Molecule: transfer RNA
Organism: Saccoglossus kowalevskii
RNA sequence: GGGGAUUUGGCUCAAUGGUAGAGCGCUCGCUUCGCAUGUGAGAGGCCUCGGGUUCAAUCCCCGACAUCUCCA
Numbered sequence: 001g002g003g004g005a006u007u008u009g010g011c012u013c014a015a016u017g018g019u020a021g022a023g024c025g026c027u028c029g030c031u032u033c034g035c036a037u038g039u040g041a042g043a044g045g046c047c048u049c050g051g052g053u054u055c056a057a058u059c060c061c062c063g064a065c066a067u068c069u070c071c072a
Stems, first nucleotide, its partner, number of pairs: 001071006010024004018055001026042005048064005
């Protein structure tokens, strides 16, 4: 210098254009003398950024930053 992939709660990951979910974690309750386990409820995400298409974009298109990777 060129090619490819990835970016979504604290972490790991889903979601094939119609108001974003799960597991683990966190908080509160029940259970216990107490802890753990079990069980019920809850909080937490303007989906990396900027444009475009669309009635409507996490999703499609373009560009940028970052990370990983391959070639030179």